[in-house]
Molecule: transfer RNA
Organism: uncultured Candidatus Saccharibacteria bacterium
RNA sequence: CGGGGCUUGGCGCAGUUGGUAGCGCGCACGCCUGGGGGGCGUGAGGUCGCCAGUUCAAGUCUGGUAGCCCCGA
Numbered sequence: 001c002g003g004g005g006c007u008u009g010g011c012g013c014a015g016u017u018g019g020u021a022g023c024g025c026g027c028a029c030g031c032c033u034g035g036g037g038g039g040c041g042u043g044a045g046g047u048c049g050c051c052a053g054u055u056c057a058a059g060u061c062u063g064g065u066a067g068c069c070c071c072g073a
Base pairs, nucleotide, nucleotide: 001072002071003070004069005068006067007066010025011024012023013022019056027043028042029041030040031039032038049065050064051063052062053061
């Protein structure tokens, strides 16, 4: 320098045809259990790396840019 991939709640990930973001773990509260362990229920928590564009509407499309990883030179 060229090509490709990833970036979404604390952590790991899904969201593949654009339609107001979800799962597991964790966390808080409650319940079951004599207690521990374990189980069940409810809830809080993200605007989707950043900037801009297209659209009635963008995590999803387009351009730019940052970080990390891989391949090549």